RNA sequence: GCCCCUGUAGCUCAACUGGAAGAGCGCGUGGCUUCGGACCACGAGGUUGGGGGUUCGAGUCCCUCCAGGGGCA
Repeated sequence: GCCCCUGUAGCUCAACUGGAAGAGCGCGUGGCUUCGGACCACGAGGUUGGGGGUUCGAGUCCCUCCAGGGGCA
């Protein structure tokens, strides 16, 4: 230098054919317990890496940039 893959909640990952984002863990509150842990209930938390485009509608498609990983030279 060229090519491919990945980027979504604090962490690990889902999200079908484009129809508007969810789980586990963690965190908070309450219950239970002598206290804690475990367990149970409820809850908070997201510019879907940045910018632009297509579309009635984009996490998903297109362009570009950034970051990480891999391959070739």